[in-house]
The part of an RNA shown here (small-subunit ribosomal RNA, 5' domain) has 496 nucleotides and comes from an uncultured prokaryote. The RNAcentral record of the full RNA draws on ENA. It matches the Rfam family "Bacterial small subunit ribosomal RNA". Its family is annotated with ribosome and structural constituent of ribosome in the Gene Ontology.
Context: one part of a larger RNA
RNA sequence: GAUUGAACGCUGGCGGCAGGCCUAACACAUGCAAGUCGAGCGCGAAAAGCCUUCGGGCUGAGUAGAGCGGCGGACGGGUGAGUAACGCGUAGGAAUCUACCUAGUAGUGGGGGACAACUUGGGGAAACCCAAGCUAAUACCGCAUACGCCCUACGGGGGAAAGCGGGGGACCUUCGGACCUCGUGCUAUUAGAUGAGCCCGCGUAAGAUUAGCUAGUUGGUGGGGUAAUGGCCCACCAAGGCGACGAUCUUUAGCUGGUCUGAGAGGAUGAUCAGCAACACUGGGACUGAGACACGGCCCAGACUCCUACGGGAGGCAGCAGGGGGGAAUCUUGGACAAUGGGCGCAAGCCUGAUCCAGCCAUGCCGCGUGUGUGAUGAAGGCCUUAGGGUCGUAAAGCACUUUCGCUAGAGAUGAUAAUGACAGUAUCUAGUAAAGAAGUCCCGGCUAACUCCGUGCCAGCAGCCGCGGUAAUACGGAGGGGGUUAGCGUUGUUC
Numbered sequence: 001g002a003u004u005g006a007a008c009g010c011u012g013g014c015g016g017c018a019g020g021c022c023u024a025a026c027a028c029a030u031g032c033a034a035g036u037c038g039a040g041c042g043c044g045a046a047a048a049g050c051c052u053u054c055g056g057g058c059u060g061a062g063u064a065g066a067g068c069g070g071c072g073g074a075c076g077g078g079u080g081a082g083u084a085a086c087g088c089g090u091a092g093g094a095a096u097c098u099a100c101c102u103a104g105u106a107g108u109g110g111g112g113g114a115c116a117a118c119u120u121g122g123g124g125a126a127a128c129c130c131a132a133g134c135u136a137a138u139a140c141c142g143c144a145u146a147c148g149c150c151c152u153a154c155g156g157g158g159g160a161a162a163g164c165g166g167g168g169g170a171c172c173u174u175c176g177g178a179c180c181u182c183g184u185g186c187u188a189u190u191a192g193a194u195g196a197g198c199c200c201g202c203g204u205a206a207g208a209u210u211a212g213c214u215a216g217u218u219g220g221u222g223g224g225g226u227a228a229u230g231g232c233c234c235a236c237c238a239a240g241g242c243g244a245c246g247a248u249c250u251u252u253a254g255c256u257g258g259u260c261u262g263a264g265a266g267g268a269u270g271a272u273c274a275g276c277a278a279c280a281c282u283g284g285g286a287c288u289g290a291g292a293c294a295c296g297g298c299c300c301a302g303a304c305u306c307c308u309a310c311g312g313g314a315g316g317c318a319g320c321a322g323g324g325g326g327g328a329a330u331c332u333u334g335g336a337c338a339a340u341g342g343g344c345g346c347a348a349g350c351c352u353g354a355u356c357c358a359g360c361c362a363u364g365c366c367g368c369g370u371g372u373g374u375g376a377u378g379a380a381g382g383c384c385u386u387a388g389g390g391u392c393g394u395a396a397a398g399c400a401c402u403u404u405c406g407c408u409a410g411a412g413a414u415g416a417u418a419a420u421g422a423c424a425g426u427a428u429c430u431a432g433u434a435a436a437g438a439a440g441u442c443c444c445g446g447c448u449a450a451c452u453c454c455g456u457g458c459c460a461g462c463a464g465c466c467g468c469g470g471u472a473a474u475a476c477g478g479a480g481g482g483g484g485u486u487a488g489c490g491u492u493g494u495u496c
Stems, first nucleotide, its partner, number of pairs: 001496002004493001006492005013368006019361002021326001026324001028322001030321003035071003040068002043065001048059004078279002087204004092199002096196002101192008109143001111141002118133006149158003163184006172177001205251003212242003217239008254276004258269004281302005304315004332358001334357003340354001341352004371401004381392004405437001406433006415423001440485005445466003451480005461468002
């Protein structure tokens, strides 16, 4: 000098664009953050209104609602605890899977028995649970069929499916439909696309005051397991494998694109944004599923918190806000799904603290303003003085002018392509207003731009280094003057 997720002191007018718990991966009140589908299925209210023979009936309404079932909750969002590792980066590889999507081929026939919801009974403080009975399906299970598919000792063997919606002339009809057609599903399989798993070369901290480490250890054979290779696991056999080119151990650390600095080489760093990996109170485990060993799923154990009728239960903000605590220090318990994107749905649409916006903060960068011209009796006043004067100083006043920003009023977008705008009456434009509302901060001994007076008297104090202060201090404190920078300035910390 540059830099910063900064903090602190003094000060503070406006706007644009960014950024905002670096500390306790500490513990959290409250609300919201993942639902959706009636075009898969069976049930099915109430309030209110009307009528009433006062029993009830009709509408509300096949609505709300829960349940079975499907798809999605494996994405999106957060954090930096762990990890020195095929984790990441880069360049390759073969023994794999892939829901939804695209393209192709073939099929979609005929049966059966259940379980929720519901009803009844019972238990419990609750969470919830038990028993009996009834029932539907794109839920579940056989049978048939098998182009292709899988297994095979090449003889053979095995294995699927589901319907739903719109429209419709004749024929049939138990008047429900069958049937035809279109759409969308379903099954099997082939290929693609996308995503993922696995292997490997090279690269990727510090310490030798860590020198030896290793028994599933290293390899083989045979099996098991997996979507798949493999000591991944197991039985047997062999005795190997790694290491001064640093094994093992210890400490530290998410990695990268990048960021900062630097002429570069390099050094430092990994906030925001993007890619990858890891984690979700702590530890372990599997289930479901195309995909998880699953942040807002399940089970077990533990710590903690809460409820309890003491028998037993409930919870997990490292999602968005927000409160506590810690800290030098880091924001609103906001609006909207209008846009972009995601989930579900034929769609209408619903959900979306992703996102888009708004709020707070000079935290940073950038831009703008706080007036412009004129004005010498060089006014008053301050300070200095050799008492003549000098200086603040064209500075002020005065006169003339302008209105950026602000304020007031009116008009008012783009973002939305037919409709739909949270932002927002915002940006912007027009008119009015009056110099009117808007300057601080640090320094002035040398380095280093900028000097005098007073006070103080090795005191009080200053200080980045050298050093100032003990009676004439340009170095302390104040004043006048000056220098730097400017909505900031200075200090402290960080990195080069």